[in-house]
Molecule: c-di-GMP-I riboswitch aptamer
Organism: uncultured Gemmatimonadota bacterium
RNA sequence: GAACGACAAAGGCAAACCAUGCGAAAGCGUGGGACGCAAAGCUGCGGGGCUACCGCGCACACCAUCCGGUGUCGCCAGGCCAGCCGGGCUUCCGAA
Numbered sequence: 001g002a003a004c005g006a007c008a009a010a011g012g013c014a015a016a017c018c019a020u021g022c023g024a025a026a027g028c029g030u031g032g033g034a035c036g037c038a039a040a041g042c043u044g045c046g047g048g049g050c051u052a053c054c055g056c057g058c059a060c061a062c063c064a065u066c067c068g069g070u071g072u073c074g075c076c077a078g079g080c081c082a083g084c085c086g087g088g089c090u091u092c093c094g095a096a
């Protein structure tokens, strides 16, 4: 120094849930709270997953004098997830 990770030491982070704010939603921020985590630090590079405001529709139903409109359904990421996996960068300690 690297690999590795202990009934070690000093610490760190913070799931669900609750309150509150942002967002169409997924989800995120703040405070409380701890299920857990040796990278549960950072990073959307690869895989995978979530949401669908807007947009589209060749679908169904309804309204309507025309242009059209409304609802349901389907598709759709440039939105989101790093505590889904992998990669990249950084990093405390030092037993076996």
Stems, first nucleotide, its partner, number of pairs: 004094002012037002017032006035083001041089003045086003048081003055075003059072005